Description:
A computed fold for a 72-nucleotide RNA from Tichowtungia aerotolerans, annotated as transfer RNA. Lineage of the source: Bacteria > Kiritimatiellota > Tichowtungiales > Tichowtungiaceae > Tichowtungia.

Parts: sequence; structure tokens; C1' cells
RNA sequence: UCCUGCGUAGCUCAAUGGUAGAGUAGGUGACUGUUAAUCACUUGGUUACUGGUUCGAGUCCAGUCGCAGGAG
Repeated sequence: UCCUGCGUAGCUCAAUGGUAGAGUAGGUGACUGUUAAUCACUUGGUUACUGGUUCGAGUCCAGUCGCAGGAG
């Protein structure tokens, strides 16, 4: 320098162009001699950034940044 993949909740990851979710973690409560475990409820998001396409973008397109891998 070129090519490919990835970037979503504190963490690990989902999500056919049509309401952004699960597990775990955090909070509150129930349960009990107490803790743990278990159960219920609940908080938490600029979907890396900037534009474009579209009635509508996490998803499609272009560029930038970061990480990983490959070629030279």
C1' cells in the first nucleotide's frame, strides 16, 4: 500500500428494510434463623462516526476511524 471480516446495553451475543431484544451483570421485592441459591418485577442504547438511497435503515451504498486476519 492492497484485500477480507467485525464494530449493537457494563460483559457475551441476537435482530427478513417495518416497535432495538436475550443471557449475564446492576436495582427492588418475595422466599428464610442468616447468607447463598431460587422466583417475580425493573433500570440500562447517539446500533463506532459522517453522509447517501428509501415512505421507513442496526440491516442497503460511499467515505472516515478502530480492531482482527491475509497478500506484497